[in-house]
RNA sequence: GGCAGGGUAGCCAAGAUGGUCACGGCGACUGACUGAAAAUCAGUAGAUCUCGGUUCGAGUCCGAGUCCUGCCA
Numbered sequence: 001g002g003c004a005g006g007g008u009a010g011c012c013a014a015g016a017u018g019g020u021c022a023c024g025g026c027g028a029c030u031g032a033c034u035g036a037a038a039a040u041c042a043g044u045a046g047a048u049c050u051c052g053g054u055u056c057g058a059g060u061c062c063g064a065g066u067c068c069u070g071c072c073a
Stems, first nucleotide, its partner, number of pairs: 001072007010026003019056001028044005049065005
């Protein structure tokens, strides 16, 4: 330099064909339980890499940029 895949909460991770409230796990917080904890149960908050385009509507489609991984040179 070329090609391919990827970037979604503090961490991991899904999201057929563009459309209700962006699924779930760990963690955090609150409550229940307990003499008190742990475990368990219930609940709450928190996210779409950046910029632009298409569209009534974009995590999803298009362009540019950026970072990570792999392959080739």